[in-house]
Context: one part of a larger RNA
RNA sequence: GGAUGAACGCUGGCGGCGCGCCUAACACAUGCAAGUCGAACGGAGAAUGUAGCAAUACGUUCUUAGUGGCGAACGGGUGAGUAACGCGUUGGUGACCUGCCCCGAAGCGGGGGAUAACAGUCCGAAAGGAUUGCUAAUACCCCAUGUGGUCAUUGGGAUUAGAUGCCCGAUGAUUAAAGGUGUAAACCACUUCGGGAGGGGCCUGCGUCCCAUCAGUAAGAUGAUAGGGUAAUGGCCUACCAAGGCUUUGACGGGUAGGGGACCUGAGAGGAUGACCCCCCACAAUGGAACUGAAACACGGUCCAUACGCCUACGGGUGGCAACAGUGAGGAAUAUUGGUUAAUGGGCGAAAGCCCGAACCAGCAACGCCGCGUGUGCGAUGAAGGCCUUCGGGUUGUAAAGCACUUUUGGAGGGGAAGAGAAGGGACGGUACCCUCCGAAUAAGCCUCGGCUAACUACGUGCCAGCAGCCGCGGUAACACGUAGGAGGCGAGCGUUAUCC
Numbered sequence: 001g002g003a004u005g006a007a008c009g010c011u012g013g014c015g016g017c018g019c020g021c022c023u024a025a026c027a028c029a030u031g032c033a034a035g036u037c038g039a040a041c042g043g044a045g046a047a048u049g050u051a052g053c054a055a056u057a058c059g060u061u062c063u064u065a066g067u068g069g070c071g072a073a074c075g076g077g078u079g080a081g082u083a084a085c086g087c088g089u090u091g092g093u094g095a096c097c098u099g100c101c102c103c104g105a106a107g108c109g110g111g112g113g114a115u116a117a118c119a120g121u122c123c124g125a126a127a128g129g130a131u132u133g134c135u136a137a138u139a140c141c142c143c144a145u146g147u148g149g150u151c152a153u154u155g156g157g158a159u160u161a162g163a164u165g166c167c168c169g170a171u172g173a174u175u176a177a178a179g180g181u182g183u184a185a186a187c188c189a190c191u192u193c194g195g196g197a198g199g200g201g202c203c204u205g206c207g208u209c210c211c212a213u214c215a216g217u218a219a220g221a222u223g224a225u226a227g228g229g230u231a232a233u234g235g236c237c238u239a240c241c242a243a244g245g246c247u248u249u250g251a252c253g254g255g256u257a258g259g260g261g262a263c264c265u266g267a268g269a270g271g272a273u274g275a276c277c278c279c280c281c282a283c284a285a286u287g288g289a290a291c292u293g294a295a296a297c298a299c300g301g302u303c304c305a306u307a308c309g310c311c312u313a314c315g316g317g318u319g320g321c322a323a324c325a326g327u328g329a330g331g332a333a334u335a336u337u338g339g340u341u342a343a344u345g346g347g348c349g350a351a352a353g354c355c356c357g358a359a360c361c362a363g364c365a366a367c368g369c370c371g372c373g374u375g376u377g378c379g380a381u382g383a384a385g386g387c388c389u390u391c392g393g394g395u396u397g398u399a400a401a402g403c404a405c406u407u408u409u410g411g412a413g414g415g416g417a418a419g420a421g422a423a424g425g426g427a428c429g430g431u432a433c434c435c436u437c438c439g440a441a442u443a444a445g446c447c448u449c450g451g452c453u454a455a456c457u458a459c460g461u462g463c464c465a466g467c468a469g470c471c472g473c474g475g476u477a478a479c480a481c482g483u484a485g486g487a488g489g490c491g492a493g494c495g496u497u498a499u500c501c
Stems, first nucleotide, its partner, number of pairs: 001501004006497005013372006020364001021330001026328003030325002035070003040067002043064009077283003086208004091203003096200003101196007109143004118133006148175010179188003209255003216246002222242002225239004258280004262273001264271002285306005308319004336362001338361003344358001345356004375405004385396004410438006419428001445490005450471003456485005466473002
């Protein structure tokens, strides 16, 4: 000098764009943050229509607790752990998976038994539960068909470093399905298989902080065989066997730490950092476990244990803000218990649409960057006042006053968007912007002035009070302390502190 997610002191007019718990991964009141589908299903309730004397029957529309489907593994948060194939980069998968989506091939036949809802009875303070009876399905089960797939036996082929796993056959076994809407056409779904796209799993070369005052380490530990397990390779796991594996090119241990794109600095090399934004990883009170599912070992799912909190009729229950706001605590320190689904995007739905603290906006804070303003021109008796003075004067100083003007900004009134690709639809917002009027009006501070370092005098003080980044000032004329006048620097900021280069 540059930089900062900054803080503190003094000061503070406006706008745009950003950014805002770096500390306690401390504890959390309250509200909201993941639903949706009635075009899968049977009910229930409400309104209403037709027929009928009525009971009732058949409809239509709306709402929906439950069964069922899809979603809830995304999106959002945090950085505790992790020195690791975690990340980055290069390859591999001849060892793999893939819901929804796209392309292609084939199919969608027959039957059955339940169960929630509901009704009844009962238990419980509650949370919730038991039992009897009834019922539906795109829920569940069985049979058929088998283009196909899988498995067993078996034949052949290509590529390759290497075929058990690739390709083509034969025989046998085994294995599917669901309907809905519509007058219809048709559309949406369903089943099996092949391919794709996107996504993911695993493996791998290289790179990835400090300490040797950590020198030996490891016992499923290293390898083989066989088996189990997985989508898949593998000590991943198990049995048996062998005698191995790593290490001064730093093993093992300890400390610290999420990694990268990037960001800061620097001419560069390098050093330092990892806020915001993007990619990856890990975590969801702490520890462990599996279930469901295409995918989780699952933040707003389940079970167990622990600590803590809450309710209780003392028998027993219930909770997890590192989502968005917000509270307490900690701290030098960090915001609103706001609006809207209008746009973008996501979930569900045939659609209308519904939901979304994702997102878009608004609010608060000079926290940062950028821009604008606090007036412009003329104006000398160089007014008054202040300060200094050699008492002549000098300086403040064209500064003020005064005269003329302007209206950014401000106030008042009027108009008023784009953002919405095709009709409608805008939270922001009566915002931005435009026009008219008013009136210099509403708007300047902070630090410094001994040298480094731009800027000097007077008074007070008297090694006191104090200053100070370094050198150093102050003990009676202090340009260094305090005040005043003046000056210098920067300017809605200016200084200080902390940290990095």

A computed fold for a 501-nucleotide part of an RNA from an uncultured bacterium, annotated as small-subunit ribosomal RNA, 5' domain.
The full RNA is in RNAcentral, with records from ENA and SILVA.